[in-house]
RNA sequence: AGAGUUUGAUCCUAGCUCAGAACGAACGCUGACGGUACUCCUAACACAUGCAAGUUGAACGGAAUUAAAGAUAGCAAGCUAUCUUUAAUUUAGUAGCAAACGGGUGAGUAACGCGUGGGAAUAUGCCCUUUAGUGUGGGAUAGCCUCUGGAAACGGAGAGUAAUACCACAUAUUCAGGAAACUGGAAAGAAUAUUUGUAAAAAUGUUUGCUAAAGGAUUAGCCUGCGUCAGGUUUUGUUGUUGGUGGGGUAAUGGCCUACCAAGCUUAUAACCUGUAGCUGGUCUGAGAGGACGGACAGCCACACUGGAACUGAGACACGGUCCAGACUCCUACGGGAGGCAGCAGUGAGGAAUUUUGGACAAUGGGGGAAACCCUGAUCCAGGGAUACCGUGUGAGUGAUGAAGGCCUUCGGGUCGUAAAGCUCUGUCGGCGGGGAAGAUUAUGACGUUACCCGCAAAGGAAGCGACGGCUAACUCUGUGCCAGCAGCCGCGGUAAUACAGAGGUCGCAAGCGUUGUUCGGAAUUACUGGGCGUAAAGGGUGCGUAGGCGGUUUUGUAAGUCUAAUAUGAAAUACUAAGGCUCAACCUUAGUGCUGUGUUAGAUACUGCAAAACUGGAGUUCGUAAGAGGUAAGGGGAAUUCUUAGUGUAGAGGUAAAAUGCGUAGAUACUAGGAGGAACGACAGUGGCGAAGGCGCCUUACUGGGACGAUACUGACGCUGAGGCACGAAAGCGUGGGGAGCAAACAGGAUUAGAUACCCUGGUAGUCCACGCCCUAAACGAUGAGAGCUAGAUGUUGGAUAUUUUUUCAGUGUCGAAGCUAACGCGAUAAGCUCUCCGCCUGGGUAGUAUAGCCGCAAGGCCGAAACCUAAAGGAAUUGACGGGGACCCGCACAAGCGGUGGAACAUGUGGUUUAAUUCGAAGGUACGCGCAAAACCUUACCAGCUCUUGACAUGAUAGUUGUAGAUCCUAGUAAUAGGAUUGUCAUUUAGUUGAACUAUCACAGGUGCUGCAUGGCCGUCGUCAGCUCGUGUCGUGAGAUGUUGGGUUAAGUCCCGCAACGAGCGCAACCCUCGCUUCUAGUUGCUAACAGGUAAAGCUGAGUUCUUUAGAAGGACAGGUAGCGGUGAGCUACAGGAGGGUGGGGAUGACGUCAGGUACUCAUGGCCCUUAUGGGCUGGGCUACACAUGUGUUACAAUGGUGACUACAAAGAGUUGCGACAUGGCGACAUGAAGCUAAUCUCAAAAAGUUAUCUUAGUUCAGAUUGGUCUCUGCAAUUUGGGACCAUGAAGUUGGAAUCGCUAGUAAUCGUGGAUCAGCACGCCACGGUGAAUACGUUCUCGGGUCUUGUACACACCGCCCGUCGCGCCAUGGAAGUUGGUCUCACUGGAAGUCGGUAAUCCUAACCUGUAAAGGGAGGAGCCGCCUAAGGUGUGGUCAGUAACUGGGGCUAAGUCGUAACAAGGUAACCGUAGGGGAAUCUGCGGUUG
Repeated sequence: AGAGUUUGAUCCUAGCUCAGAACGAACGCUGACGGUACUCCUAACACAUGCAAGUUGAACGGAAUUAAAGAUAGCAAGCUAUCUUUAAUUUAGUAGCAAACGGGUGAGUAACGCGUGGGAAUAUGCCCUUUAGUGUGGGAUAGCCUCUGGAAACGGAGAGUAAUACCACAUAUUCAGGAAACUGGAAAGAAUAUUUGUAAAAAUGUUUGCUAAAGGAUUAGCCUGCGUCAGGUUUUGUUGUUGGUGGGGUAAUGGCCUACCAAGCUUAUAACCUGUAGCUGGUCUGAGAGGACGGACAGCCACACUGGAACUGAGACACGGUCCAGACUCCUACGGGAGGCAGCAGUGAGGAAUUUUGGACAAUGGGGGAAACCCUGAUCCAGGGAUACCGUGUGAGUGAUGAAGGCCUUCGGGUCGUAAAGCUCUGUCGGCGGGGAAGAUUAUGACGUUACCCGCAAAGGAAGCGACGGCUAACUCUGUGCCAGCAGCCGCGGUAAUACAGAGGUCGCAAGCGUUGUUCGGAAUUACUGGGCGUAAAGGGUGCGUAGGCGGUUUUGUAAGUCUAAUAUGAAAUACUAAGGCUCAACCUUAGUGCUGUGUUAGAUACUGCAAAACUGGAGUUCGUAAGAGGUAAGGGGAAUUCUUAGUGUAGAGGUAAAAUGCGUAGAUACUAGGAGGAACGACAGUGGCGAAGGCGCCUUACUGGGACGAUACUGACGCUGAGGCACGAAAGCGUGGGGAGCAAACAGGAUUAGAUACCCUGGUAGUCCACGCCCUAAACGAUGAGAGCUAGAUGUUGGAUAUUUUUUCAGUGUCGAAGCUAACGCGAUAAGCUCUCCGCCUGGGUAGUAUAGCCGCAAGGCCGAAACCUAAAGGAAUUGACGGGGACCCGCACAAGCGGUGGAACAUGUGGUUUAAUUCGAAGGUACGCGCAAAACCUUACCAGCUCUUGACAUGAUAGUUGUAGAUCCUAGUAAUAGGAUUGUCAUUUAGUUGAACUAUCACAGGUGCUGCAUGGCCGUCGUCAGCUCGUGUCGUGAGAUGUUGGGUUAAGUCCCGCAACGAGCGCAACCCUCGCUUCUAGUUGCUAACAGGUAAAGCUGAGUUCUUUAGAAGGACAGGUAGCGGUGAGCUACAGGAGGGUGGGGAUGACGUCAGGUACUCAUGGCCCUUAUGGGCUGGGCUACACAUGUGUUACAAUGGUGACUACAAAGAGUUGCGACAUGGCGACAUGAAGCUAAUCUCAAAAAGUUAUCUUAGUUCAGAUUGGUCUCUGCAAUUUGGGACCAUGAAGUUGGAAUCGCUAGUAAUCGUGGAUCAGCACGCCACGGUGAAUACGUUCUCGGGUCUUGUACACACCGCCCGUCGCGCCAUGGAAGUUGGUCUCACUGGAAGUCGGUAAUCCUAACCUGUAAAGGGAGGAGCCGCCUAAGGUGUGGUCAGUAACUGGGGCUAAGUCGUAACAAGGUAACCGUAGGGGAAUCUGCGGUUG
């Protein structure tokens, strides 16, 4: 620090995901040791048991026990009992202090609760300092004793008693009150020492208490500035409320409380309401700014079963106190009582989840005490827990035959791997034994079998977890076969999975490793630092204007902001730095820094603010000039449509792609004239004008708004923006009343169509128009908020000024363009450039502009505006293709023009289908179908039935054994394979052992036309013999890519020329190759024969020759070369000449990059899988030849351009020894018999046929020949299934073929025959050969295919694409809803416990004081009662939140359901926006708007 993921690829936007760090964690697998820290995040749920707050006898009376001394009594004679005194200890009680600390928890609380900084009207036990005092009296009461109630808890009555308990009096300052006079206010003793005294006691000291007052310290209370979560679908809230006066209350201020008076106070700077939450130091993360969190430790707050209340006290409204109410639990004798672990342990429950009912007060601290000491689950320790951090170990050296074994393998080997074993060592941790601290001051040590040290033994006891497709370090095998499964994202798995599972290996971390969860980061993905808004999400429809924000120039003052310095504070811990202590580290200690903040004081004055004074540049005013569909109202005008009246006139008219409905003989349409009425204003008219936008267009008048230019003077910042607010706001729509010509939603009819609720046509109502009132939305768009300043130009145009000849300038409105910007497209002084100010808006897609709440509206609806859930993309711009019922150009037997066919018939052949035991398999639009098959009777043959073999029909090797082998002939059984037997048959080599060879047996293996052509090679088809397909360097572009290869011409051609940011090159094209056509040369046999000679019935038959033909080798020839014209002095085109041939001369071979997962596993080769007495091998027979039917390709015909008979010329190219076979003879014939020649320019096949002529005379025929019967023939082992041929007889359909469709452009089509391959035999097929030999092409509109350029695209599996909506099935979440259930809040009424406060003394009581001789009386006071307040509870009305619900609405998702085809191309009616109506549905139509 980035990476993956949208696309065929690219750039951008944007979301999702990952790599990092962290945790009070949990889960899975695993687990050696130690140190330090941490350890109920859930139920503030309920709690058994034990402990957690006591202490003081030096405050008090007593009681008990023990010890000592003494006395008395008893007897067992040294014991017991009792009493007294002294000493010590202690239960209960009175009294004092503590219990308000310490410990726990985070429910509540959005608050002066907390943090930070200030403040004044306060209190403060114990502690410290100072001053003064501590005198005289009194009456009770608990304990205890007696009686007594109750189950218990707990009491009641009586008698008597003490105090540092309680009370009175005295005294009284620097106390309190008061202006003063004056008034008022206190106490308690105890212990101990000495002296005096017989004693009681007294005196004097010391210590410690007590009282009053002042000060300090500490602690606490109160007030206050600032800061402190979210929601605006919470905007008003408040009646003690805001303030004042009097009074009360408090330690103290204050509506804290009360009476009266006033009517205030708070709030868009967010009150109030709702939800959530203890706050902080800090912790985690981050570069930082920030974000998230607040567990341990520390500070503050709040709480203690829930709610309320006070008492005591210095301090509480009190965790281990009291009272009351409630819920719950427990005890009970049913009358009544007891309790509160959010203290430490522990239990149950909840939960993914969090420990021992331990030790000690040794240390640190706390309470009490004079002290000893006691108490202390605070604390210190130990136990459990890998929960976190830190440290250590699980051994070290050597060791190659690279052992065994595992895994892989190309079978050679590689790897685990120096790893192991083996040999030599060491002893950390753990174990055993011994010693042994510090923590403590003289004593006291829970920890403690401590830490630490020494000795001993033995490599012994000590390694796992995750990952290995990319991100992301690390790869192979096997299994599985869209199954099982994986997955953080992209995605993997459908028979060769580095992605599943296992294994081997590797990588990473390591006593841990992974997973899950959460937080920050990456995320500049809420952007202060640090984002955006033309088209990606995003500018409000437009203006006016309030608050607010911002604001021109100069001077002075001030010092709020700002800056500087000092100072106070910012607790400690944490953080950072340094040093030190535990062996190191974690951890701990010390010191320093920091804590970015706040307050106070002093200073500075540039900028901002504030105050004052001035200025003119911003803004405005005045005067003048011209422009304008700016607005409102009134009046006027002509053209046209329609209607109507009259006339002329006759059969149609209208409408459409074509029609029909509708109109017309009752007179239409057409023409003429008159009239009526409504709406809209032609030409001018223009990216012209005006307006804020919507919008505005005949003419005139009235009223009126705004802008521009020019000029002078004036005001003096008066300005800009603008949340809320107000106003305007197309069309459609609504209300009331008019109006209604044309047009026209709805509706009706006619067409179209599979349907047509549409497009087209004929009609037609709301509406469109006017007035008034609503509605308030549009693609309300420049998809671009307003204002200001700055930043090259060029060229149109509108209005003004200046100039009259060019210009210059101001304000608008357009086009192009520089810098710059932008993802690109593009923008570019009218910015989307560079800056400033203010407002609005955005944060993935869908759900959805939907639901709900609220506001507005008559309604339609508008404004504001979510979530659950689903999803990894959605999107913008540009690129290359492909496609278009887009455009331009060009080509092709593509159409057209022609000729001949196919489709109809019969037959042949292939295919489908059906059948079958089997009808083997493959080929399937074009690019399967006379195709693989250039030959299925057996064989072929792969199929079926039966029989049969198992190392095999075939190959190689090993082991063992045997042997004269292979072969040939014959016999027997059997359909044959096969089995048995007989006869014959005598190889090579050698070191003389054999070896090769063969056979038998066993084992490795053979074999497979079994599967996969979607694992493959090779080969082939096709686009297509179409003209294309690419590369290097350069250049352009962020990039994909472009350029070149486009353009202008030209060509059969990316063929060539010219131009050009391109210059070159490659594969294709062309040429080179073969063949045909002309000539020359060479060579003449088997070819040929002109001249010469011979010769025949004839004949190159012979001599001879090589002239010709021909053969077959080498050359020549053709190149737009020549001429003319056109063209750019070009490429080239046209014409002509010459020439055998003329414009690639004809034909062939030759097939670019690639496409179709095209075809072939049954040619061959080959990976993998499968079979192995069978899916292999052999044999016989059958089948591939079936036959209702459908279809492709052909053959023969339908006849006279013909059939039949007769006659007679001319070819080419081939084949031939298992062959061609002349010739002869026989047969009607197929053919048979005999047989010459020929291994071929020699012989043979071999007859060429169309031709000529005679006849037939238009008919199912003298056409056609199928079918069938009979008789033969050939091949072959074999002709029945199932071959070919001949002869005789038979003589079917068929009279030129519907829709449709095929071939062909010249030696071509058509027609005629010939040969060959295969082959024993079998050809209508295929391949090849020659003979005869046409017609037509105007042309490129259309069909098909192709090429180039361009355009649109939502396609890229590429239009056989993509994709929308209803309906149907299933699943999911959600809205509405009669109701129903619960929480919470407000209000009203009721209720009224405990308790404070107040009242009462007329009911009752009363030790301390007073009066009184006494009796008694008085009396503050108390009980009781009354009143105010008030918790729980009750009743009722509402608000709000949540759960649930019959029924119901839409939404989302779901490989292969239904209906259509709305969108993307001109998507076949351009699409979309708003609105209204209609329709199964997508949608259609009307009106206005936009161009996306």
About this RNA: Predicted 3D model of a 1492-nucleotide RNA (small-subunit ribosomal RNA) from an invertebrate metagenome. Its Rfam family is "Bacterial small subunit ribosomal RNA". Gene Ontology terms of the family: structural constituent of ribosome and ribosome. Model confidence (mean pLDDT): 85 of 100. The RNAcentral record of the sequence draws on SILVA.